[in-house]
RNA sequence: ACCGAAAACGGCAAACUCGUCGCAAGGCGAGGACGCAAAGUCAUGGGUCCACAGGCGUCGGAUCGCCAGACUACCGAAG
Numbered sequence: 001a002c003c004g005a006a007a008a009c010g011g012c013a014a015a016c017u018c019g020u021c022g023c024a025a026g027g028c029g030a031g032g033a034c035g036c037a038a039a040g041u042c043a044u045g046g047g048u049c050c051a052c053a054g055g056c057g058u059c060g061g062a063u064c065g066c067c068a069g070a071c072u073a074c075c076g077a078a079g
Stems, first nucleotide, its partner, number of pairs: 002079001003076002011036002016031006034065001040071003044068003047063004051058002
């Protein structure tokens, strides 16, 4: 460095509920845990979704807990 344990210290938090913002997708806060070894960050490529348009599409928007890529990071058994 790869790798990722029936390890340790810790971390995040799906569905759902309440509040709130947004036309919407969805975001944020609280509760809650299905899961996660990058479920940390970045919309860069692809995908999906929303809005508008309803034919192509758009200076548009959302999602990184869909995949890939880039950057960064705790711990240390076996190999």